[in-house]
The RNA shown here (SAM riboswitch aptamer (S box leader)) has 114 nucleotides and comes from Mesobacillus subterraneus. It was read from a public genome assembly, where an Rfam model found it. The model forms 97% of the base pairs in the Rfam consensus.
RNA sequence: CUCUUAUCAAGAGUGGUGGAGGGAAGUGCCCUAUGAAGCCCGGCAACCGUCAAUAAGCUUGCUUAUUGAAAUGGUGCCAAUUCACUCAAAGCGGAUGGCUUUGACAGAUGAGAG
Repeated sequence: CUCUUAUCAAGAGUGGUGGAGGGAAGUGCCCUAUGAAGCCCGGCAACCGUCAAUAAGCUUGCUUAUUGAAAUGGUGCCAAUUCACUCAAAGCGGAUGGCUUUGACAGAUGAGAG
RNA backbone atom coordinates (compact mmCIF):
# COMPACT_ATOMS: atom_id res chain seq x y z
C1' C A 1 0.00 0.00 0.00
C1' U A 2 -4.02 -3.66 -1.40
C1' C A 3 -7.89 -7.23 0.02
C1' U A 4 -11.47 -9.44 3.76
C1' U A 5 -14.28 -8.56 8.07
C1' A A 6 -16.51 -5.93 12.54
C1' U A 7 -17.71 -1.25 14.63
C1' C A 8 -18.51 4.17 14.11
C1' A A 9 -25.82 8.56 18.10
C1' A A 10 -22.36 6.39 24.22
C1' G A 11 -17.75 7.75 26.95
C1' A A 12 -13.20 10.64 28.43
C1' G A 13 -9.07 17.07 32.32
C1' U A 14 -10.83 24.79 34.46
C1' G A 15 -3.47 19.83 34.59
C1' G A 16 1.85 20.82 32.77
C1' U A 17 4.69 22.11 28.42
C1' G A 18 4.33 24.46 23.89
C1' G A 19 3.58 28.39 20.98
C1' A A 20 -0.41 28.92 15.68
C1' G A 21 -2.97 26.42 14.10
C1' G A 22 -6.81 22.57 13.95
C1' G A 23 -11.53 19.80 12.53
C1' A A 24 -8.87 13.43 6.38
C1' A A 25 -10.25 15.94 0.93
C1' G A 26 -13.76 19.93 -1.55
C1' U A 27 -17.73 23.28 -0.03
C1' G A 28 -19.85 25.03 4.31
C1' C A 29 -19.88 25.64 9.26
C1' C A 30 -17.07 25.61 13.51
C1' C A 31 -12.91 25.34 17.42
C1' U A 32 -8.61 28.38 18.68
C1' A A 33 -4.07 34.12 22.37
C1' U A 34 -10.34 33.25 27.73
C1' G A 35 -4.44 30.06 24.03
C1' A A 36 -4.40 25.40 18.22
C1' A A 37 -1.12 21.14 16.70
C1' G A 38 2.67 18.24 19.04
C1' C A 39 4.76 16.15 23.74
C1' C A 40 4.03 14.71 29.14
C1' C A 41 0.70 13.51 32.84
C1' G A 42 -4.49 12.33 33.51
C1' G A 43 -8.83 9.98 31.73
C1' C A 44 -12.39 6.90 28.48
C1' A A 45 -13.27 2.41 26.26
C1' A A 46 -13.46 -4.38 26.23
C1' C A 47 -11.42 -4.50 19.28
C1' C A 48 -7.43 -8.43 19.96
C1' G A 49 -5.32 -11.19 23.81
C1' U A 50 -6.31 -13.00 29.17
C1' C A 51 -9.68 -15.12 32.94
C1' A A 52 -14.64 -17.19 34.45
C1' A A 53 -19.61 -19.25 33.52
C1' U A 54 -23.12 -21.52 30.22
C1' A A 55 -24.39 -24.07 25.59
C1' A A 56 -23.12 -26.81 21.17
C1' G A 57 -19.63 -29.75 18.39
C1' C A 58 -16.21 -33.37 18.05
C1' U A 59 -10.47 -34.46 16.96
C1' U A 60 -11.81 -35.50 24.68
C1' G A 61 -9.11 -31.13 25.56
C1' C A 62 -9.66 -28.27 22.19
C1' U A 63 -12.98 -25.35 18.82
C1' U A 64 -17.20 -22.22 18.23
C1' A A 65 -21.16 -19.14 20.24
C1' U A 66 -23.28 -16.19 24.18
C1' U A 67 -22.70 -13.68 28.77
C1' G A 68 -19.62 -11.61 32.45
C1' A A 69 -14.73 -9.82 34.84
C1' A A 70 -10.32 -7.15 34.53
C1' A A 71 -7.50 -1.17 31.72
C1' U A 72 -0.41 -4.72 35.69
C1' G A 73 -0.65 -7.41 28.09
C1' G A 74 -1.22 -5.27 22.35
C1' U A 75 -3.78 -1.29 20.03
C1' G A 76 -7.27 2.75 19.98
C1' C A 77 -9.71 7.11 21.53
C1' C A 78 -10.66 11.98 24.66
C1' A A 79 -15.37 19.68 20.70
C1' A A 80 -19.58 19.32 17.54
C1' U A 81 -23.34 11.92 14.95
C1' U A 82 -17.45 9.96 11.17
C1' C A 83 -19.38 18.35 12.70
C1' A A 84 -22.90 18.74 8.08
C1' C A 85 -23.17 18.01 2.95
C1' U A 86 -20.68 15.78 -1.45
C1' C A 87 -23.16 10.05 -5.27
C1' A A 88 -27.89 7.23 -5.92
C1' A A 89 -32.94 5.79 -4.81
C1' A A 90 -37.65 6.48 -2.42
C1' G A 91 -40.93 9.78 0.04
C1' C A 92 -42.53 14.96 1.46
C1' G A 93 -43.00 19.67 -0.51
C1' G A 94 -46.15 25.24 -5.09
C1' A A 95 -41.44 23.13 -5.21
C1' U A 96 -34.92 25.57 -10.29
C1' G A 97 -33.87 25.69 -3.79
C1' G A 98 -35.22 22.64 0.38
C1' C A 99 -36.66 18.54 4.10
C1' U A 100 -36.80 13.17 5.69
C1' U A 101 -35.27 8.08 5.24
C1' U A 102 -32.30 4.24 3.20
C1' G A 103 -28.13 2.70 0.57
C1' A A 104 -23.39 3.48 -1.82
C1' C A 105 -18.62 6.04 -1.95
C1' A A 106 -14.90 8.05 1.10
C1' G A 107 -12.71 8.05 5.99
C1' A A 108 -11.27 6.24 11.11
C1' U A 109 -10.10 2.10 14.40
C1' G A 110 -9.49 -3.22 15.53
C1' A A 111 -8.58 -8.20 13.77
C1' G A 112 -6.91 -11.35 9.75
C1' A A 113 -4.50 -12.12 4.83
C1' G A 114 -1.08 -10.63 0.69
The prediction has a mean pLDDT of 83.